[in-house]
This record gives sequence, structure tokens and C1' cells, in this order.
RNA sequence: GCCCCGCGAACGGGAGAGUGCGGCCAACCCGCCGCCGAAGGCGCAAUCCACCCGAAAACGCUCAGGCAAAUGGACCGUUCGUGCAGU
Repeated sequence: GCCCCGCGAACGGGAGAGUGCGGCCAACCCGCCGCCGAAGGCGCAAUCCACCCGAAAACGCUCAGGCAAAUGGACCGUUCGUGCAGU
């Protein structure tokens, strides 16, 4: 210096589901009902480990979160920084 991988940052893309009813005009908030899942969380499966015990998804549950816009958003792309082993 380079490649793979991990972590972080910037920029861009990024779905789903009632701006439902009432409380007070709207929004927020509260209550009630209906829904969504791609923050997070929990549970298992193939599988890994392999006696056990454990780990494990974009699957499941919906505690949390969300259901106009905004914000958020798993994940993806580009760039930068950093760490790791190798060369």
C1' cells in the first nucleotide's frame, strides 16, 4: 500500500398499517376500538456447536415502536475514518 471482515460517520435510496371515534377548534396528550412491522426486545426453525448447554433470520410474537406530513426506519449503495488477521 492492497483485499476480506468488523465498528463508527457523512450523503443518497428505503416498506407496511385509521390524519378512526370521543374528551376541547386542529396538532400534541388521554381513553376506546381496529391494524402494521424493517428501531429495539423476546421466541423458535434450517443450521452451527455438537452429550448437554448455548448461538441463530427478512420466520413468528407484537412488550416497545408505528398507522396524513415530518421524525424514525431493518437493509442497500458510495465515500471517509478506524480496528483485525493475511499478503